[in-house]
Context: one part of a larger RNA
RNA sequence: UGACGGGGGCUCGCACAAGCGGUGGAGCAUGUGGCUUAAUUCGAUGCAACGCGAAAAACCUUACCGGGGCUUGACAUGAUAGAAGUAGGAACCUGAAAGGGGGACGAACGGUAUCCAGUCCGUAGCUAUUACAGGUGUUGCAUGGCUGUCGUCAGCUCGUGUCGUGAGACGUUGGGUUAAGUCCCCUAACGAGCGAAACCCUUGUUUUUAGUUACCAGCGGGUUAUGCCGGGUACUCUAGAAAGACUGCCGUCGUCAAGACGGAGGAAGGUGGGGAUGACGUCAAGUCAUCAUGGCCCUUAUGCCCCGGGCUGCACACGUGCUACAAUGGUCGGUACAGACGGAAGCGAAGCCGAGAGGUGAAGCGAAUCCUAAAAAGCCGAUCUCAGUUCGGAUUGGAGGCUGAAAUUCGCCUCCAUGAAGUUGGAAUCGCUAGUAAUCGCGGAUCAGCAAUGUCGCGGUGAGUAUGUUCCCGAGCCUUGUACA
Numbered sequence: 001u002g003a004c005g006g007g008g009g010c011u012c013g014c015a016c017a018a019g020c021g022g023u024g025g026a027g028c029a030u031g032u033g034g035c036u037u038a039a040u041u042c043g044a045u046g047c048a049a050c051g052c053g054a055a056a057a058a059c060c061u062u063a064c065c066g067g068g069g070c071u072u073g074a075c076a077u078g079a080u081a082g083a084a085g086u087a088g089g090a091a092c093c094u095g096a097a098a099g100g101g102g103g104a105c106g107a108a109c110g111g112u113a114u115c116c117a118g119u120c121c122g123u124a125g126c127u128a129u130u131a132c133a134g135g136u137g138u139u140g141c142a143u144g145g146c147u148g149u150c151g152u153c154a155g156c157u158c159g160u161g162u163c164g165u166g167a168g169a170c171g172u173u174g175g176g177u178u179a180a181g182u183c184c185c186c187u188a189a190c191g192a193g194c195g196a197a198a199c200c201c202u203u204g205u206u207u208u209u210a211g212u213u214a215c216c217a218g219c220g221g222g223u224u225a226u227g228c229c230g231g232g233u234a235c236u237c238u239a240g241a242a243a244g245a246c247u248g249c250c251g252u253c254g255u256c257a258a259g260a261c262g263g264a265g266g267a268a269g270g271u272g273g274g275g276a277u278g279a280c281g282u283c284a285a286g287u288c289a290u291c292a293u294g295g296c297c298c299u300u301a302u303g304c305c306c307c308g309g310g311c312u313g314c315a316c317a318c319g320u321g322c323u324a325c326a327a328u329g330g331u332c333g334g335u336a337c338a339g340a341c342g343g344a345a346g347c348g349a350a351g352c353c354g355a356g357a358g359g360u361g362a363a364g365c366g367a368a369u370c371c372u373a374a375a376a377a378g379c380c381g382a383u384c385u386c387a388g389u390u391c392g393g394a395u396u397g398g399a400g401g402c403u404g405a406a407a408u409u410c411g412c413c414u415c416c417a418u419g420a421a422g423u424u425g426g427a428a429u430c431g432c433u434a435g436u437a438a439u440c441g442c443g444g445a446u447c448a449g450c451a452a453u454g455u456c457g458c459g460g461u462g463a464g465u466a467u468g469u470u471c472c473c474g475a476g477c478c479u480u481g482u483a484c485a
Base pairs, nucleotide, nucleotide: 001485002484003482004481005480007479008478009477010476011475012474013473015469016468019432020431021430022429023428026323027322028321029320030319031318032317033316034314035313042053043052064309065308066307067306068305069304070303073132077131078130079129080128081127082126088105092101093100094099108123109122110121111120134298135297137296138295139294143292144291145287146286147285148283150281155194156193157192158191159190160189161170162169163168174185175184176183200275201274202273203272205243206242207241208240209239210238211237214233215232216231219230220229221228246269249263250262251261252260253259325425329384330383331382332381333380334379335378342371343370346365347364351360352359353358391422396417397416398415399414400413401412402411438461439460440459441458442457443456444455
């Protein structure tokens, strides 16, 4: 100087408390451990691994296993030699395919020579040989790059100067204050940098510009009805430019400070809400399987191709979720209101067929125009009457639909039948402070299809509680002890 303390002081955080909803019990989905296996490819392992890499494992992917094949190789660049019926290559044979045979037909470009010509040389391509290719083989404790974490915590440093023999200290401490090393005051310090804040995006208000594909107040036309048409740009909206918030104003408190509390005005008030943004560093943290790369290793195989299987196995254990156990509910009928996306090898309307998944159909739309599209919870009415039930839907049987060469291992969906556990969950444990939790549906990526209940977004409805900091956990500053570095 640090680190540590079941030392002290001050302070903060959904850390506790106060609340609301869960997990832990059930069934299923998914990941992991274990076991099994020819193989169940590999990695991730306290927080910070376990719906993680994987934003899609039937084949492919695919790295694993079994079997069948290839050997200058699926791919790149040279060197040497060869070869015009050459390169390419149909039928056919073999085979599960890959591969191996086979060989009808049959070339190109540049130059040279020539009456012409496959005359000769070179290029491309081919064959052989040789350098080499190739490796998801190994080492993340040899590395780059990228990432997680402490933590969006308020810290981490430097120049000059001063003090100290020196390591080092001061500055950065102290008194206030702040979300903040934020600012003020004091001061052997005076300044500065990286962080904080601001600048950026979005959302909330207004003005203005513009008015189609959006909108419809007034005018006219038309319809069973609809901005449907003429017309208009007021309004909504869209998307560009501005304004607006600064403790600016008032009062009280405060060191005549920084600031705190209350108020006015205001759409918004003290960082308005949300996002992006992650200092010096820590963990030899993670990744050699994104990529790159040193060393080591394989080279008729640890490389490459193909078919089939596996990654989906199942006495069990754990994590993360979904659905429930019901009446604030289930079922049936009627009826209302979103936002944000996506669409051409695409989205696909109306109509028709089917009980349904779906089929048919083809209008419109590269989309403020058309389509996906039905929002759901909600509201109105009917029914069920507390039961393992009209709750719950697992499991299984049957019949179908869709995608795709192909759904047996191993897809999704529909209908009929079946109708398991489960009556609110032990010890323990998680999330959340406002348009949040809870609850309800909608969309995107990946994608032929889909195991999505995942993930990333979007809107609808919409709470309860916070007296406080004694305690648990983590963190910051000051101080103290130490046989630790």
About this RNA: A computed fold for a 485-nucleotide part of an RNA from an uncultured anaerobic ammonium-oxidizing bacterium, annotated as small-subunit ribosomal RNA, 3' major domain. The full RNA is in RNAcentral, with records from Greengenes. Its Rfam family is "Bacterial small subunit ribosomal RNA". The prediction has a mean pLDDT of 83.